[in-house]
C1' cells in the first nucleotide's frame, strides 16, 4: 500500500419530535434532542418519491438517513 470484516477502542455524524428563521411548496439553515449509521461525507449522473406552474404530458424545483452509481477519506483489530 490494498481488499474483506468488526458499533470492538477513541471518537463522529443526528430520524423523528419541539423552537427560531428562510421558501408558494416539497423541503433548507441554526440551536435542542437522539431512532440510527463502518463512510448518514461529498455529488442531482440514472432510477425512484415529493413539491410547484401550465393541467396537454412538459417544465421547474426538493430529498444524498429512498436505490445505484462516481469521487475523497479516519483510528484499531484480524
Nucleotide at each position: 500500500c490494498u481488499g474483506g470484516g468488526a458499533a470492538g477502542c477513541u471518537g463522529c455524524c443526528a430520524c423523528a419530535c419541539c423552537c427560531g428563521c428562510c421558501g408558494u411548496g416539497a423541503g433548507a439553515c441554526g440551536g435542542g434532542g437522539c431512532c440510527g449509521g463502518a463512510a448518514a461525507a461529498c455529488c442531482a449522473c440514472g432510477g425512484g418519491u415529493c413539491u410547484u406552474g401550465c393541467c396537454u404530458g412538459c417544465a421547474a424545483g426538493a430529498c444524498a438517513g429512498c436505490c445505484g452509481g462516481g469521487u475523497c477519506g479516519c483510528c484499531u483489530c484480524c